[in-house]
This record gives sequence, C1' cells and structure tokens, in this order.
RNA sequence: CGGGAUAUAGCUCAGCCUGGUAGAGCACUGUCUUCGGGAGGCAGGGGUCGUAGGUUCAAAUCCUGUUAUCCCGA
Repeated sequence: CGGGAUAUAGCUCAGCCUGGUAGAGCACUGUCUUCGGGAGGCAGGGGUCGUAGGUUCAAAUCCUGUUAUCCCGA
C1' cells in the first nucleotide's frame, strides 16, 4: 500500500442478507423465601447500534467516507 472480517446494554452475543417503535444470557437494583450465606421466585433500571454524511415516509439494517482491532497478500 491492496483485500477481507469485526464494532449493538457493565460483559458475551443475536438482530443486518429480506428497512418498520432495539433484544437474550450473565451482571446490577428493589423485594420475597432463609437465623444468615448460597440458591431460587417476582419486579425494575440500563444502549441516539464505533464515527460523519447520503438515500427513504421510515435506517442497527441499504450506499459513501472515516476511526479502532484482527487476518491475508505485497
């Protein structure tokens, strides 16, 4: 320098191909059961989807640029 992959909740990831109000598990908070711990039940909080634009009535999703990490090639 060229090509490719990944980036979404505190963590690990799904959702993208086929656009339609953003999810799961674990973790966290409250509460109940227990003498207590552990464990379990119930309820709840938390993300402008790496970033900047474009298309569209509508974008995590489509298009373009760009940043970070990883892989391949030179």